Predicted 3D model of a 106-nucleotide RNA (Guanidine-I riboswitch aptamer) from an uncultured Rhodobacteraceae bacterium. It was read from a public genome assembly, where an Rfam model found it. Model confidence (mean pLDDT): 79 of 100.
RNA sequence: CUGCAGGAUAACUAGGGUUCCGCCCAGAAUUCGGGGUCAGGUCCAAGAGUUGUCGCCGUCCGCCUGCAGGUGGAUCGGUACACGGCGGGGCAAAAUCCCGGGAGGC
Numbered sequence: 001c002u003g004c005a006g007g008a009u010a011a012c013u014a015g016g017g018u019u020c021c022g023c024c025c026a027g028a029a030u031u032c033g034g035g036g037u038c039a040g041g042u043c044c045a046a047g048a049g050u051u052g053u054c055g056c057c058g059u060c061c062g063c064c065u066g067c068a069g070g071u072g073g074a075u076c077g078g079u080a081c082a083c084g085g086c087g088g089g090g091c092a093a094a095a096u097c098c099c100g101g102g103a104g105g106c
Stems, first nucleotide, its partner, number of pairs: 007054006015044002020041002022038001023035003055079004059074006081101001083104001087099003
């Protein structure tokens, strides 16, 4: 310097805040004001968290073949590694969300 199966998606969790609900406070009232320095339901949520599905790779079994390969299937195996800002974006807002496996570092 180059290459690789290493991708997609769903549900959830750590985490996150405050639109809505609930809760708390005050004014007494189904109205109104304040509070997330309220454990919570809704909500947001991980590349470096979990699980599933699909995809992909391999193996095996068929089929086609110009022998390079193509294609169908399987109660099979695999899908590794992973330090990381500042700043900006963002639905009401925030975040281990998004920019981003980025900058940078080893």